A computed fold for a 74-nucleotide RNA from a Minisyncoccota bacterium, annotated as transfer RNA. It matches the Rfam family "tRNA". It is annotated as a transfer RNA.

RNA sequence: CGGGGAUUAGCUCAGUUGGCUAGAGCGCGCGGUUUGGGACCGUGAGGUCGGAAGUUCGAGUCUUCUAUCCCCGA
Numbered sequence: 001c002g003g004g005g006a007u008u009a010g011c012u013c014a015g016u017u018g019g020c021u022a023g024a025g026c027g028c029g030c031g032g033u034u035u036g037g038g039a040c041c042g043u044g045a046g047g048u049c050g051g052a053a054g055u056u057c058g059a060g061u062c063u064u065c066u067a068u069c070c071c072c073g074a
Stems, first nucleotide, its partner, number of pairs: 001073007010026004019057001028044005050066005
């Protein structure tokens, strides 16, 4: 320098070829159960989808630029 992949909750990830409200597991808070803890049950908080712009009535999803990390090639 060229090509490809990843980026969504604290962590690991899903999101069906754009559609109504962005989710799961673990973790965390509160409550129940227990002498207490763990486990279990109930409930709640936590995100504007790496950043910016564009297309569209509508974007996590499509396009462009850009940041970080990984892989291949030179």